The RNA shown here (transfer RNA) has 72 nucleotides and comes from Notodromas monacha. It matches the Rfam family "tRNA". The organism belongs to Notodromas, within Eukaryota. Its mean pLDDT, the model's own confidence on a scale to 100, is 84.
RNA sequence: GGACAUAUAGCACAGUGGUAGUGCAGCGUCUUCAUACGGCGUUGGUCGCUAGUUCGAAUCUAGCUAUGUCCA
Numbered sequence: 001g002g003a004c005a006u007a008u009a010g011c012a013c014a015g016u017g018g019u020a021g022u023g024c025a026g027c028g029u030c031u032u033c034a035u036a037c038g039g040c041g042u043u044g045g046u047c048g049c050u051a052g053u054u055c056g057a058a059u060c061u062a063g064c065u066a067u068g069u070c071c072a
Base pairs, nucleotide, nucleotide: 001071002070003069004068005067006066007065010024011023012022013021018055026042027041028040029039030038048064049063050062051061052060
């Protein structure tokens, strides 16, 4: 210098154009003499950034940033 992959909640990850989700963690509550386990409920997201396409974008396109792998 070039190619490819990844970027979504505190953490690990789903989500192939039409209301952003799951598990763990956190908080509340039930249970217990108490704790743990367990049950129920609940908070938390400018979907890496900037533009474009579209009635509508986490999703498609372009550029950029970061990380990883490969080639030279």